A computed fold for a 385-nucleotide RNA from uncultured Brevundimonas sp., annotated as Bacterial RNase P class A. Rfam family: Bacterial RNase P class A. By type it is a ribozyme. The RNAcentral record of the sequence draws on MGnify.
[in-house]
RNA sequence: AGACGGCCGGGCGGUCGCGGCGGGGGCUUGCCCCUGUCGAGGAAAGUCCGGGCUCCACGGUGAAAAGGCGGCGGGUAACGCCCGCCCGGGGUGACCCGAGGGAUAGCGCCACAGAAAGCAAACCUCCGGCCUUGCGAGGCCGGUAAGGGUGAAAGGGUGGGGUAAGAGCCCACCGCGUCUCUGGUAACAGCGACGGCACGGCAAGCCCCGCCUGGAGCAAGACCGAAUAGGGAUGUCGCGUGGCUUCGGCCGCAGGGUUCACCGCCCGAGGCAUCCGGGUAGGUCGCGAGAACCCUUCAGCAAUGGAGGGUCCAGAGGAAUGAUCGUCACCCGACGCCCGGCUUCGGCCGGGCCCAGGGGACAGAACCCGGCUUACAGGCCGUCU
Repeated sequence: AGACGGCCGGGCGGUCGCGGCGGGGGCUUGCCCCUGUCGAGGAAAGUCCGGGCUCCACGGUGAAAAGGCGGCGGGUAACGCCCGCCCGGGGUGACCCGAGGGAUAGCGCCACAGAAAGCAAACCUCCGGCCUUGCGAGGCCGGUAAGGGUGAAAGGGUGGGGUAAGAGCCCACCGCGUCUCUGGUAACAGCGACGGCACGGCAAGCCCCGCCUGGAGCAAGACCGAAUAGGGAUGUCGCGUGGCUUCGGCCGCAGGGUUCACCGCCCGAGGCAUCCGGGUAGGUCGCGAGAACCCUUCAGCAAUGGAGGGUCCAGAGGAAUGAUCGUCACCCGACGCCCGGCUUCGGCCGGGCCCAGGGGACAGAACCCGGCUUACAGGCCGUCU
C1' cells in the first nucleotide's frame, strides 16, 4: 500500500417523562397515588426469495398451460440461500468475477464496415502465360489465399519444408475432435493412440432437456356481540271515500298534524307489545417458550449437526422505547507555547504539548422465522499478499 473475514454501533449516574405486566393503598367504583419488573435493530428497511400458521379449492395419480431454477457434491424445515470443489475470465499476488444445461432436434438473427457474414468469398497485393507500350507501366486469361485492408467474428495457431507463387500440400509443437486407460462420489483432470481439421457465434431470441411450484394472505381466521335502522313470527287495535290503472301503484276529497282561523307544508294506513335470526360498531383470541438465545464440548476443511448446562427476552391500538444535566471514553480542534527544515528575513511547511469550543450516523418492531439486497458517523480484532 492492498485483499478477505468477524465484531461493536458509546459506558455510568441524577432529574423529568412514556408503553406492557404485576403488587399495595385511597375513595366519589373508575379514576388517582406509591412501588417492582420488562421495553427495538444490525439492518426492525425494501417486501425480492423460502417456510411456519390460517382460510379457500381439491377423490388419487399423471399430463398440459404459466412462471421460476440450471457446473458438481454437501448443508438446511425449505430456498433462487450457505459451504466446499470444478471449469472459464481478470489480477504480480492475497484474491475477485461468471443467467456456468443444450448450437449435428428445428426455426431465426449476425447491425456498421467490408469483395465476402455461412453451401464462403477475392478489393489491394503475390505468381504464370499472352497482348499493348511513350519502357514508367497498363490490359486480358488463369493459379493462390501466404501478406495488406474491414469487422465482435473471415473456414485452426507458431515455426520449418515445399512451390512459379501458395496452400495441413507435408512435418514438429500447441489447439480441436474421437477412442482407450488412470485418478476422482461427481463436475472434471491427466497419459496414450488415432484423425489433417471436418463442427463459426448468439439460447439475458423462439425453442429443446431436466427439476420445482394449487390460490390468497393476520385487513388470514375463530369466538362474543349492542344502540339505531331494516327482516321474520305471534298477539292486539285500526284500515272513510271518488277517479285512473300496465294491478306494482298514482291523483284527489274527507279526516289528522302544524298552540286558534286562513294560506302554505306534512301525514293520509298502519300503530303498539313480545320473541327470533343475520349483519354493523365494539370487545376477546390469534399474539410470542422457539427451526429461540448464551456457554462448554464432540463430529466435520467448512456450511452445519449432535450432546450437556443455563436463561426467559417488547408486544399494541396508528403505534411507548424519549428528553435533559453531569462525568468518563472517542473524533475534530481556533488561540497560545515548543522543536525541526527552507528562506528573498516578510514568512512557509511538517511534528509535538496545552486546551476554548464543537461533533456522534443509517434508521425504528406491528403474526412469526430463515435468507438476499440496500442504507450507515465512527471504531475494534484476526488472517493473508